[in-house]
RNA sequence: GUGCAAGCUGGCGGAGAGAGUUCCGCGAGAGCGGGACCGCCGAAGGGGCAAGUCCGAACAGGACGAAACUCUCAGGCACCCAGGACGCCGGCGGGCAA
Numbered sequence: 001g002u003g004c005a006a007g008c009u010g011g012c013g014g015a016g017a018g019a020g021u022u023c024c025g026c027g028a029g030a031g032c033g034g035g036a037c038c039g040c041c042g043a044a045g046g047g048g049c050a051a052g053u054c055c056g057a058a059c060a061g062g063a064c065g066a067a068a069c070u071c072u073c074a075g076g077c078a079c080c081c082a083g084g085a086c087g088c089c090g091g092c093g094g095g096c097a098a
Base pairs, nucleotide, nucleotide: 002097003096004095007092008091009090010089011088012087013086018038020037021036022035023034024033025032026031039077040076041075045073046071047070048069052064053063054062055061
C1' cells in the first nucleotide's frame, strides 16, 4: 500500500394463503379491535434430516452434520399498513489473508 469475512446500518426490489363461520366490545354509520372454530400459507424466528466425518473391535450403538427441502410450534392469510427469507447498490466495520 491492498483484498476479503462475520456483524450493524441506509435505500430499492421482495412471494404465498378465506373480503370464511360465529360470538363479544367500540361506533350514528362505514367500519375497527378481540376471542373461538373450520380451512389454508411459508420467505421473520424455531424444530427435523442426507451424503459424509468422528468415537467404537464392530456389519452394534452413538456424536457432529446444509438448505429456498421438510414440519408448521411461532408467525401470517381482501386492499392499505406492518412484517418478510433473499437479492442489488451504498456506509460503518475490522477478524482473517498474503
This is a predicted structure of a 98-nucleotide RNA (Glycine riboswitch aptamer) from a Phycisphaerae bacterium. The coordinates come from a structure-prediction model, not an experiment, and the mean pLDDT is 85. The organism belongs to Phycisphaerae, within Bacteria. The sequence was found by an Rfam model in a public genome assembly.